Predicted 3D model of RNase P RNA and transfer RNA as a complex of 465 nucleotides.
Rfam match: Bacterial RNase P class A. By type it is a ribozyme. Rfam links the family to the GO terms dimeric ribonuclease P complex, tRNA processing and ribonuclease P activity.

Formats: sequence, structure tokens, C1' cells
RNA sequence: AGAGCAGGCAGGGUGGUCGCUGCUCCCGUGAUCAGGGAGGAGAGGAAAGUCCGAACUCCACAGAGCAGGGUGGUUGCUAACGGCAACAGUCCUGAAACCCAGGAUAUGGAAAGUGCCACAGAAAGGAAACCGCCUCCCUCAGAGGUAAGGGUGAAAGGGUGAGUUAAGGGCUCACCAGUGUUCCGGAAGACCGGAACAGCUUGGCAAACCCCACCCGGAGCAAGACCAAGCAGGGACGGCUGCGCAUAUGCCAGCGCUGGUUGCUCGCUAGAUUUCCCGGGUUAGGUCGCUCGAGCCGUUCAGUGAUGAACGACCUAGAUGAAUGAUCACCAUCCUCCGCGGAGAGAUCCAUGGAGGAAACAGAAUUCGGCUUAUAUGCCUGCUCUGACC
RNA sequence: UGGGGCGUCGCCAAGCGGUAAGGCACGGGGUUUUGAUCCCCGCAUUCGGAGGUUCGAAUCCUCCCGCCCCAUCCA
Repeated sequence: AGAGCAGGCAGGGUGGUCGCUGCUCCCGUGAUCAGGGAGGAGAGGAAAGUCCGAACUCCACAGAGCAGGGUGGUUGCUAACGGCAACAGUCCUGAAACCCAGGAUAUGGAAAGUGCCACAGAAAGGAAACCGCCUCCCUCAGAGGUAAGGGUGAAAGGGUGAGUUAAGGGCUCACCAGUGUUCCGGAAGACCGGAACAGCUUGGCAAACCCCACCCGGAGCAAGACCAAGCAGGGACGGCUGCGCAUAUGCCAGCGCUGGUUGCUCGCUAGAUUUCCCGGGUUAGGUCGCUCGAGCCGUUCAGUGAUGAACGACCUAGAUGAAUGAUCACCAUCCUCCGCGGAGAGAUCCAUGGAGGAAACAGAAUUCGGCUUAUAUGCCUGCUCUGACC
Repeated sequence: UGGGGCGUCGCCAAGCGGUAAGGCACGGGGUUUUGAUCCCCGCAUUCGGAGGUUCGAAUCCUCCCGCCCCAUCCA
């Protein structure tokens, strides 16, 4: 210098012309509509996937138990979260054991319990004798001992050395590693540093069941509220009990049955002028919900940081089969070609004129906070590879 | 817009931690004078894609891709 990968930031600007969708004002009208005029506004960093968390609405403003689901180092931030920040532990990379730098991390419990560990292998978890080694034995065969060596496997039950032994073996001892218990010191804590004792050592998987701790009621703006127009009704209990009350029948209480409470039981609630099913109707219509909000921008302060506080300024789509577009000019960015100048030994760098070209992913639909995924080009940071010059 | 489900050979599909059954179709061979039937053999470089957990993933977890289904008003 080039290329690649990962992360972060930006994601062109100004003006003219012709359109599109709302809003406000004026003309128009008795009033409204249509129409005309003027003004002003009109997609994103992800509007996406719908993966989490909330707001809001309805169902008892949300109840009890079981079932079920989710999360999982610590401390903090936050309306909340499975998000974010800082820190800790573990692992990977770097010449790198420690330190250091960068990166990854779903990171409670495997000495509660159950289960699984295929094939291979003798043996796969409080184990095991295939070969080997040792003893018995003249030898073979056989019996016994043995986990140091071989072989199998992803994984073989601490490591090194010495002693002991028939040969071996934590069988014994020393040191080291690791586990558990207790204690000391440090830290807000995860945890870190150290000491003593214990038994010589207790494999892996919980993104297997499970246990522990914490959290979770359900549905979703097609939630829900109101208005208008229009049609054709039918069925599912119109249950039982009561010397309860009035009385052609209705009310009350109890018991069932059914619906709602979106798994079950209880509880609550309704019982037919709308709970469910079939059928029917409708320009599948209109208004609200609906866009001022955990809002956004700037400055200062607090904090390592996520973030918070104070002050000032701003209003920035609200459509409903759904607008936000097209084109031209100039400027900015990048690429290619041509030309000129400067620096340097050179690779190359800096400045500049002209012509041509390029610009991604994508597109609001109740609204926010995150996560994830896509993204031309430019810039920044880190890593990897290649080449050139000194 | 919201909610739910599925993806295994050309087609239909089983398997749900231990290395991909089976049928149809297709290809080759046999039987037959020839064809069908019948018999034998073959056919998935890997389960929609990528990453992770595990010794080991079609299977468990996460993120994407594609396809399918349901729900709207009045009464």
C1' cells in the first nucleotide's frame, strides 16, 4: 500500500417544474358537498422478522390452588425486560506457564434422586483381567494375585519420585495438582489471597428428566367504544325442588345443566331483547381509539459506564387497499479515462482542470424500549493474509 | 395487522440423541418369442439454510428462508 473478516458511525444536500395524501384559511352555497385559490406538512436505521419487555383496551381493574411456561455469575441502570453497563470466573488466540493484549461466554445444582454414555473395548462408574507381569505347576491346560505397561475409545478412576512387594498397586511416605470442611485477611458482591485439617481423589451430559431461586392471569387496535344502513328467522333448559311470597303467571332461595372467565379444579358471573350454533344482512359504511410522547434537539452537571438530573428551544405522517413519486440543474462523495504542477532515491503522496459513470438494504399502519437479521459507498477501530520500499 | 402450524430422495412418508426404514417412480439384470406381472440389485456426500450445546444432532437451543391455515363489520 492492497485485499478480506468483525464491530461502530454516517446513510447525501439545495432549488425549479409536473404530480400524489392529509391539515388550516379564503372563495363558492341559505347550509353542506363538488370545484377553485393560498399556506404549511409528508418514511427508516432498520419502518423488516414479530424474538423479548411494556403502555393502552376488554375479560372480576385480576381472585385461590394445580398444571404449564420463562430466566439463571455479581453489582448496578431502567417504566419493564431474556436488554444494557461495569466487574468476576472459565475458555480460545498471540512467542505467552504467570503477567499483558484481543476475542468468546445460555455462567445455579452432577457428593438430592433417576436416566443416558452407541460402535469399539476385558471393563463406561463406588468397575473391570483381553494381551502382558508375578506365584502355584516339569510343561501345556487350569487356578490365584496384579490396574505399572500394551491395545480400544470422545472419555479408562490423580501426577512425579522413593520405599515396600513374588510382581504390582495411595499399600506407605515426600512434593505437586485438585476436592471438601473450618478459620484468617481483602472486596458492595460474584470472587481473590492465605493457613490448618480430612480422606488419598468422588468422570461427562441438566440447550436429558429433575431439584433450587426468582418471574409470569388471558387475549390482542381485526383490542375496544359509538353511530348509520339493511335482512328472515330457526335451534341449543325456557330444568328440578320449596305446607317460600304474591297469585292465570311472575319473583325469591337451593340444586343441577349450559355459556363467559382462551389448560384443569374452585370461586365469581350470565341464563336468552343475543351466551353458543346454523342461517341472514351490509358500498363489509362512518366517527373515536390515533398520535404531545417513559418525545426529540442543544448545553451544563453527577457517574468508570449503562444512565440520571437541571435549564433552554422544538412540534416532526396519521393514511385505511392505503400518499410520501418523476424529472432537470448545481454542489458534495466515490470510481474510470485524459491533462498539468509540486515533494521524494523510489514505492508512493499532495493539490488541481475536463469528460463519462455509480449510489445499497428497504418502505410507516395503535404506540414506545430493546434484540436479531439485511445493507452500496465513505470514515474510524481491531485482527488476518499478500506485496513493495527503506 | 395479529395469531397458529409445517419443511426428510422426483412424489408419499417412518425415525425425535448413537450415524437415515418402507412404498411409488427411475436405472440395471433375470424370467418371456416380445411386453406387462413377478424376482434380484442399485438410487439421500446428509434431513430448508447458518451458528451453538454434546464425544456424537434429522432429533435439543438460537437466528434466518420458504410454504400453509385461522381471525375483521351489523344483528